[in-house]
Context: one part of a larger RNA
RNA sequence: CUGGGCGUAAAGCGCACGUAGGCGGAUUGGAAAGUUGGGGGUGAAAUCCCAGGGCUCAACCCUGGAACUGCCUCCAAAACUACCAGUCUAGAGUUCGAGAGAGGUGAGUGGAAUUCCGAGUGUAGAGGUGAAAUUCGUAGAUAUUCGGAGGAACACCAGUGGCGAAGGCGGCUCACUGGCUCGAUACUGACGCUGAGGUGCGAAAGUGUGGGGAGCAAACAGGAUUAGAUACCCUGGUAGUCCACACCGUAAACGAUGAAUGCCAGUCGUCGGGUAGCAUGCUAUUCGGUGACACACCUAACGGAUUAAGCAUUCCGCCUGGGGAGUACGGUCGCAAGAUUAAAACUC
Repeated sequence: CUGGGCGUAAAGCGCACGUAGGCGGAUUGGAAAGUUGGGGGUGAAAUCCCAGGGCUCAACCCUGGAACUGCCUCCAAAACUACCAGUCUAGAGUUCGAGAGAGGUGAGUGGAAUUCCGAGUGUAGAGGUGAAAUUCGUAGAUAUUCGGAGGAACACCAGUGGCGAAGGCGGCUCACUGGCUCGAUACUGACGCUGAGGUGCGAAAGUGUGGGGAGCAAACAGGAUUAGAUACCCUGGUAGUCCACACCGUAAACGAUGAAUGCCAGUCGUCGGGUAGCAUGCUAUUCGGUGACACACCUAACGGAUUAAGCAUUCCGCCUGGGGAGUACGGUCGCAAGAUUAAAACUC
């Protein structure tokens, strides 16, 4: 190289956009680069292979043949790929009319609850636990009523419901804004798919500067438990959690399943539309999503099964025994924490 794989055994980049590249719909004509057939030239000798022969055999040597799978050139063919010139509409996109949605950003606003503050009632306990204690309370707590402050999160609705490329998104209102679905006819005419590098987005934690700080709570302190208890339990409590801007760039970033296209039995739910029929809320049907079961088929099995892990094609990423090790060194990035790229000795 050929070959085998990637749900769970090693293996799908966290996700997208997109450069180069790779691949690419139907049809007509042309030219003939790849392609195919034929001819010519060349492909030194030796070597290899085959058939003979010579040294007593063999190694070795000699003669002849074949071969040297290649390159160049001429003639011809035109199916396929590429190229040139046209045409088309099934892919892709545009237009028009509707529709659903926690999609995003900004601003405003609402009620419940916790905490704190003030005031009223009221008196000796309250908290907390397996049991306690630390703790709070006669300087009036807990309980209860009224008023106020402040921050964070949005009960019910709520649903294998919805939206988003992923991360993710949930009180309400407004403004701006992205995508999607259905229906219709008109338009463009392959404008497509994938995507090494690259660029952007990317939970939580963490970092920088400035705010904010109700509750919760790493660290920390105390009380318990215990042989000990740097824990589990309890009382406190600071970073942080929140906001703005900037960084970090990682997760069991999971469907542990890359993206795209076509094809291949069904049944039952659910979400968003359309069409037809009428009993006006049902039936039938058709698109697009999201689930359950199940046939063919696949799978080592588990299981998957039109949302494939089935049958095929295109492109990318990745794997190659365990440990050493996702480590060292070097490079790049970062304020740092660290991230990314990524070995070897040795050992079983």